[in-house]
Molecule: Bacterial RNase P class A
Organism: Trichlorobacter ammonificans
RNA sequence: GGAGCAGGACAGACGAUCGCUGCCGCUGCACGGCGGUGGAGGAAAGUCCGGGCUCCGCAGGGCAAGGCGCUGGAUAACGUCCAGCGGGGGCGACCCCAGGGAAAGUGCCACAGAGAGAAGUCCGCCUGUCACGACAGGUAAGGGUGAAAGGGUGAGGUAAGAGCUCACCGGGUUCGGCGGUGACGUCGAAUGCCAGGUAAACCCCGCCAGGAGCAAGAUCGAAUAGGGAGACGUCAAGGGUGGCCCGCCCGUGUCUCCGGGUUGAUCGCUCGAGGUCGUCGGUAACGGCGAUCCCAGAUGAAUGAUCGUCACCCGCUGACGGGUAACCGUCCGCGGGAACAGAACCCGGCUUACGGACUGCUCCAGCC
Numbered sequence: 001g002g003a004g005c006a007g008g009a010c011a012g013a014c015g016a017u018c019g020c021u022g023c024c025g026c027u028g029c030a031c032g033g034c035g036g037u038g039g040a041g042g043a044a045a046g047u048c049c050g051g052g053c054u055c056c057g058c059a060g061g062g063c064a065a066g067g068c069g070c071u072g073g074a075u076a077a078c079g080u081c082c083a084g085c086g087g088g089g090g091c092g093a094c095c096c097c098a099g100g101g102a103a104a105g106u107g108c109c110a111c112a113g114a115g116a117g118a119a120g121u122c123c124g125c126c127u128g129u130c131a132c133g134a135c136a137g138g139u140a141a142g143g144g145u146g147a148a149a150g151g152g153u154g155a156g157g158u159a160a161g162a163g164c165u166c167a168c169c170g171g172g173u174u175c176g177g178c179g180g181u182g183a184c185g186u187c188g189a190a191u192g193c194c195a196g197g198u199a200a201a202c203c204c205c206g207c208c209a210g211g212a213g214c215a216a217g218a219u220c221g222a223a224u225a226g227g228g229a230g231a232c233g234u235c236a237a238g239g240g241u242g243g244c245c246c247g248c249c250c251g252u253g254u255c256u257c258c259g260g261g262u263u264g265a266u267c268g269c270u271c272g273a274g275g276u277c278g279u280c281g282g283u284a285a286c287g288g289c290g291a292u293c294c295c296a297g298a299u300g301a302a303u304g305a306u307c308g309u310c311a312c313c314c315g316c317u318g319a320c321g322g323g324u325a326a327c328c329g330u331c332c333g334c335g336g337g338a339a340c341a342g343a344a345c346c347c348g349g350c351u352u353a354c355g356g357a358c359u360g361c362u363c364c365a366g367c368c
Base pairs, nucleotide, nucleotide: 001364002363003362004361005360006359007358010355012310013309014308015307016306017305018304020039021038022037023036024035025034026033027032041340045351046350048349049348050347051346052345053213054212055211056210060246061245062244063243066208067207068206069205070084071083072082073081074080085099086097087096088095089094100204101203105202106201107198108197109196122143123142124139125138126137127136128135129134130133151169152168153167154166155165156164170194171193172191173190174189175188176187177186178185179184217267218266219265220264227258228257229256230255231254232253238250239249240248241247274293275292276291277290278289279288280287281286312337313336314335315334316333318331319330320329321328322327
């Protein structure tokens, strides 16, 4: 210098002018006015997971449908994260994996091929028969097809062959030793057991989960209509249970009490699994303790616009310095650029979009 890999942070700063909005103070009958103060993000996005919170008939059992799936840990929880194991890719830094079961069963494996899975004879090989190039039988060694053809090499064996037998290699299963919390690793023994792939195909095994969502829900509050809540009692029909069944609840009657719903207004609403700093434990995710801070709450939906200065990046002209040169550095000037995007109950994640720098590491080339 080139090509890459990983990571954390930032998302312009200041000033002036004009605006918007929450809160506080003063003023004002009210609208409003003045002053002070707060005012988007790393993704606020997609709404894909998980939780808090709220309501429902209090959420129990079963079926169906769904999700997840190596091990250990973190967490409120997760399909997330951390550390590992196994497999795969890369020379490497490093990256990727829905990663239980295919020997419980079923299905599928395009085209080609005889045959796509406890098989099979298209060519070939061997034997037999005859009409001498056909038929019958044997054969998976060789050829051919294919992504894939029922372990590999060699020897024995045989009519020709074949784990048919044997040696070695590879794999599987069972057992045992050692190491590890574990996934697993490693070593050894026995056994010819050698039965492809596919489960983000059905399925089997294990685990998880009630449903709806801040338009949840609560309060205030006219007209019109007549209902609602509680207690006692409680047989059936019937109704509700947001996929179904059981279970559960309501249901008729008596008594007592009273307001209920739409638009609207207010609450819910932002102090929270909260931020920052320090320290301790842990490889880490994360957790404990201490100090400190308050940091948007709009709903016709605010959080903006213009100008100036400085900073950043790119291009060009010029000057100076270094160098044989390519080129590099500094400065002046001019022009341009500055992304993706915007809260809507709140958090933890994932995914997607996006700008320019920085740090660490790897490989290649050159020089010392």